């Protein structure tokens, strides 16, 4: 450092060193935290159910038994929606939606124009809303 899967609008802090810079990419425009103390380390605490750990609905499938066609019931296997558990363990995390945009598509708004109860086109706005793509990040897998 690639690559697959998933998830990202939630949640959780206060001390000590330290002394100017941070908000994850790589960059821009933005905007926000910060000398009442940024980044980094260090101590303790705390959020989370992503692996690991337990139960599990609904399905699917093998055997055996009931029986009035339909189908029920035991048992083993597989699969797993959700649920518990942060006490043991691996790992993230603890200001703002991944702080917000940046592309792509749809509506609606506004402008202009054509026809004129409305409706259709059109390109501007670097408008607003969603949706998806991209990048990113953290978690278990691969080569």
């Nucleotide at each position: 450092g690639c690559u697959u899967u998933a998830u990202c609008a939630a949640g959780a802090g206060c001390a000590g060193u330290g002394g100017a810079g941070g908000g994850u990419u790589u960059c821009a425009g933005g905007c926000c935290c910060u000398g009442a103390g940024a980044a980094a380390c260090u101590g303790c605490g705390g959020c989370a159910a992503c692996c690991g750990g337990c139960c599990a609905a609904a399905g699917a499938c093998a055997u055996g038994u009931g029986a009035u066609u339909g189908c029920g019931c035991a048992u083993a296997u597989c699969c797993g929606a959700g649920g518990c558990g942060a006490c043991u363990g691996g790992u993230g995390c603890c200001a703002a939606u991944g702080c917000c945009u940046g592309c792509u598509u749809u509506a609606c708004c506004g402008a202009u124009g054509g026809g004129u109860u409305u409706c259709c086109a059109u390109c501007c706005g670097c408008g607003u809303a969603a949706a998806g793509a991209g990048c990113g990040a953290u978690a278990a897998g691969g080569a």
Predicted 3D model of a 143-nucleotide RNA (SAM riboswitch aptamer (S box leader)) from a Zetaproteobacteria bacterium.
Of the family's consensus pairs, 100% are formed in the model.
It was read from a public genome assembly, where an Rfam model found it.
Its mean pLDDT, the model's own confidence on a scale to 100, is 78.